Model confidence (mean pLDDT): 82 of 100.
Predicted 3D model of a 75-nucleotide RNA (transfer RNA) from Candidatus Woykebacteria bacterium RIFCSPHIGHO2_02_FULL_43_16b.
The organism belongs to Candidatus Woykeibacteriota, within Bacteria.
Its Rfam family is "tRNA". The family's RNA type in Rfam is transfer RNA. From the family's description: Transfer RNA (tRNA) molecules are approximately 80 nucleotides in length.
RNA sequence: GCGGGAGUAGUACAGUGGUAGUAUGCGUCCUUGCCAAGGACGAGGUCGCGGGUUCGAAUCCCGUCUCCCGCUCCA
Numbered sequence: 001g002c003g004g005g006a007g008u009a010g011u012a013c014a015g016u017g018g019u020a021g022u023a024u025g026c027g028u029c030c031u032u033g034c035c036a037a038g039g040a041c042g043a044g045g046u047c048g049c050g051g052g053u054u055c056g057a058a059u060c061c062c063g064u065c066u067c068c069c070g071c072u073c074c075a
Base pairs, nucleotide, nucleotide: 001071002070003069004068005067006066007065010024011023012022013021018055026042027041028040029039030038048064049063050062051061052060
């Protein structure tokens, strides 16, 4: 230099054009004499960043940043 993959809640991940979800963690409450365990409810996200296409983008296109993997070249 070239190619591929990944980036979404604190953490691990799902979601391939139509209201952003699951698990876990966190908060409150219930159950218990207490803890653990279990149950109910809730908060937490401008989907890495910028732009484009579209009535509508996490999703498609372009650029860019970070991480991982592979390939190539020269004296």